[in-house]
RNA sequence: UGCGGGGUAGAGAAGUCUGGAAUCUCGGCAGGCCCAUAACCUGCAGAUCGUGGGUUCGAAUCCCACUCCCGCAA
Numbered sequence: 001u002g003c004g005g006g007g008u009a010g011a012g013a014a015g016u017c018u019g020g021a022a023u024c025u026c027g028g029c030a031g032g033c034c035c036a037u038a039a040c041c042u043g044c045a046g047a048u049c050g051u052g053g054g055u056u057c058g059a060a061u062c063c064c065a066c067u068c069c070c071g072c073a074a
Stems, first nucleotide, its partner, number of pairs: 001073007010026004020057001028044005050066005
């Protein structure tokens, strides 16, 4: 420098192709159950979806630029 993949709650992932507004597991908090703890059950909080701009009635999703991580090539 070129090419490919990736960046989404505290952690790990799905959702992107096909635009209608974010889901799951673990973790956290509260409650239930239990003699008690774990397990189990219920509820709650937590992500303006890497950054900026564009398209659109509407963008995690489409388009452009930038940035960070991984791999390959030189």
Molecule: transfer RNA
Organism: bacterium